[in-house]
RNA sequence: GGCCCCAUAAUUCAAGGGAUAGAAUAGUGGUUUCCUAAACCAUAGAUCCAGGUUCGAGUCCUGGUGGGCUA
Repeated sequence: GGCCCCAUAAUUCAAGGGAUAGAAUAGUGGUUUCCUAAACCAUAGAUCCAGGUUCGAGUCCUGGUGGGCUA
């Protein structure tokens, strides 16, 4: 330089333009246990950035940033 694949919670992933953006693991609190682990209950936590389209954008479009592949 080219491709156009990816970017959502601490991590790994869901979410065909319309739900309160979900799940698992991890975290925190509790129950249980002599203690720890396990199990069970509860709980906090996210859309990479800036624009655009739309009544409505995590989703579509443009640009940027970072990552991936390739020369």
Molecule: transfer RNA
Organism: Saprospiraceae bacterium